Predicted 3D model of a 76-nucleotide RNA (c-di-GMP-I riboswitch aptamer) from a soil metagenome. The coordinates come from a structure-prediction model, not an experiment, and the mean pLDDT is 87. The RNAcentral record of the sequence draws on MGnify.
[in-house]
RNA sequence: GACAAAGGCAAACCCAGGGCGACCUGGGGACGCAAAGCCACGGGACUCGGGCGACCGAGUCAGCCGGGUUGCCGAA
Numbered sequence: 001g002a003c004a005a006a007g008g009c010a011a012a013c014c015c016a017g018g019g020c021g022a023c024c025u026g027g028g029g030a031c032g033c034a035a036a037g038c039c040a041c042g043g044g045a046c047u048c049g050g051g052c053g054a055c056c057g058a059g060u061c062a063g064c065c066g067g068g069u070u071g072c073c074g075a076a
Base pairs, nucleotide, nucleotide: 001073008033009032013028014027015026016025017024018023031063037069038068039067041066042065043064044061045060046059047058048057049056050055
């Protein structure tokens, strides 16, 4: 990157389990996704604890944006 093809992922919600929590894992399920593969590096959002507060500490989110890194298919 094309109204192409193959293959992939899976929001909300439901069930089971884990975590104080944000949220995570598995099953079902598809709103969407060309990196919706991976990495918390910069910003951001959120959680827990502390602080009068500015803020500090420990975390969560890669499907919020940027960056890094690896990679499937492939016409004109």